Bacterial large signal recognition particle RNA from Candidatus Hakubella thermalkaliphila, 267 nucleotides, folded computationally.
Its Rfam family is "Bacterial large signal recognition particle RNA". Rfam describes the family as follows. The signal recognition particle (SRP) is a universally conserved ribonucleoprotein involved in the co-translational targeting of proteins to membranes.
NCBI's taxonomy places the organism under Bacteria, Bacillati, Candidatus Hakubellales, Candidatus Hakubellaceae, Candidatus Hakubella.
RNA sequence: UCGUGCUAAGCGGGGAGCUAGCGGUGCCCUGUACCCGCAAUCCGCUAUAGCGGGGCUGAAUUCCGAACAGAGGCGCUUUGUUGGUGGGGCCUGGGCCGGAGUAAGAAGCGAUGAUGGUCAGGUCCCAUGCGGCGAGAGCUCGUAAACCCCGUCAGAUCCGGAAGGAAGCAGCGGUAAGCGAAUCCUCUUGGGUGUCAUGGGAGAGCCUGGCCGGAGCUUACUGCUCUUGGUGACGCUCAUUGGCAGACGUCGACGGGAGGUGCACGA
Numbered sequence: 001u002c003g004u005g006c007u008a009a010g011c012g013g014g015g016a017g018c019u020a021g022c023g024g025u026g027c028c029c030u031g032u033a034c035c036c037g038c039a040a041u042c043c044g045c046u047a048u049a050g051c052g053g054g055g056c057u058g059a060a061u062u063c064c065g066a067a068c069a070g071a072g073g074c075g076c077u078u079u080g081u082u083g084g085u086g087g088g089g090c091c092u093g094g095g096c097c098g099g100a101g102u103a104a105g106a107a108g109c110g111a112u113g114a115u116g117g118u119c120a121g122g123u124c125c126c127a128u129g130c131g132g133c134g135a136g137a138g139c140u141c142g143u144a145a146a147c148c149c150c151g152u153c154a155g156a157u158c159c160g161g162a163a164g165g166a167a168g169c170a171g172c173g174g175u176a177a178g179c180g181a182a183u184c185c186u187c188u189u190g191g192g193u194g195u196c197a198u199g200g201g202a203g204a205g206c207c208u209g210g211c212c213g214g215a216g217c218u219u220a221c222u223g224c225u226c227u228u229g230g231u232g233a234c235g236c237u238c239a240u241u242g243g244c245a246g247a248c249g250u251c252g253a254c255g256g257g258a259g260g261u262g263c264a265c266g267a
Base pairs, nucleotide, nucleotide: 001267002266003265004264005263006262009057010056011055012030013029014028015027020046021045022044023043024042034054035053036052037051038050063260064259068255072251073250074249075248077247078246079245080244081243082242083241084240085239086238087237088236091235093234096229098227099226100225101224102223104222105221106219107218108217109216116212117211118210119209120208121207122206123205124201125200126199127198128197129196130194131193133190134189135188136187137186138185140181141180142179143178149174150173151172152171157166158165159164
């Protein structure tokens, strides 16, 4: 070095979970790499860590360790981003409703005279007067008394010898109480009466007029300052729960290359 036959070893691995721990069944990821029985209200073991029985390969493409590489999984770790839910008006955010102030802008008035000052008057109150509108009474007119009003009294009645006288119903006339009447007039009285008059009073504001004086006055619409209150839809923020991406950490399959690794016999 070659051939033959054995043995060790291998005939999938990994993650999470379960477990005192190690494997397995089950789930997931890789990948194709024997069979039978046991097994998640578990099955079997003990750091030598599946148990029991069988089969195949078998010293290297196949076994072993390390390095490289890296699918995938995991994390009360962390960053960013994007959703849901809940909270926060003491979040100097935004925007809204008020209050106070200011007077830059805007608008208006003003040398045909602003603010201001002064005088007079009105507006306000009271009283009186006048007018007017009501109410009542009177006046005036009309009507109005079977009898208990007046006058005249037909008829009739009474007295008287007569002359005459008396009372007196009806009727007529008038009048009282009462009733009615458009208006005028007189008196009394009332008021949410009056571009009214006189007198007295009050006097902050407003209006009108005269005089002095000589340039500002007003509005608070917009703005600005301060302040009160409420609002969680928006922005912001806190908490919680998800998705995605990354960092960090951890476990780690498949893979390529290199390295290491028995025994016996014969040539």